[in-house]
A computed fold for a 73-nucleotide RNA from Actinomadura xylanilytica, annotated as transfer RNA. Its Rfam family is "tRNA". By type it is a transfer RNA. Gene Ontology term of the family: triplet codon-amino acid adaptor activity. Rfam's curators write: Transfer RNA (tRNA) molecules are approximately 80 nucleotides in length. It was read from a public genome assembly.
RNA sequence: CGGGCCGUAGCGCAGAGGUUGUCGCGCCCCUACUGCAUGGGGGAGGACGCCGGUUCGAAUCCGGUCGGCCCGA
Numbered sequence: 001c002g003g004g005c006c007g008u009a010g011c012g013c014a015g016a017g018g019u020u021g022u023c024g025c026g027c028c029c030c031u032a033c034u035g036c037a038u039g040g041g042g043g044a045g046g047a048c049g050c051c052g053g054u055u056c057g058a059a060u061c062c063g064g065u066c067g068g069c070c071c072g073a
Stems, first nucleotide, its partner, number of pairs: 001072007010025003018056001027043006049065005
């Protein structure tokens, strides 16, 4: 310098144009239990790297850019 993949909540992930953005762990409340562990029920959260474009509508498509990993030179 060129190319590829990735970036979504505190952490790990799903989601490839539309309804409320999913699940697990974690966190908070209630509950069973003498208690711990554990089980059951409920709940919260500045979450789609950033900027712009396309579209009636973008996490998703396009361009740019930043960061990480990999390949090539």